[in-house]
């Protein structure tokens, strides 16, 4: 530097569910909580998922479009790094 993660050792995060707050909503953040993770550190760059307030279409609707919203624990890219091993 490039590649592995069988075993260890320092440690780390923390799905589902609860409360609590914050949002229209997905979903966010404090606790508890442990299914998982070797990048479940970090970037919404490309795909892709979810929401649909406002706005737009409709006579209307609990309808349909539409991210300026989110998810890095969906896949890829990019980027920083621990610890062993080759």
């Nucleotide at each position: 530097c490039a590649c592995u993660g069988u075993a260890a050792a320092u440690g780390g995060c923390a799905a589902a569910c609860c409360u609590g707050u914050c949002g229209a909503a997905a979903g966010g953040c404090a606790g508890g909580g442990a299914c998982g993770c070797a990048a479940a550190g970090c970037u919404a760059c490309c795909g892709g998922u979810c929401u649909a307030a406002a706005g737009g279409u409709g006579a209307a609707a609990u309808a349909c479009c539409u991210a300026u919203g989110a998810c890095a624990g969906c896949g890829g890219a990019g980027u920083u790094g621990c610890c062993a091993g080759u």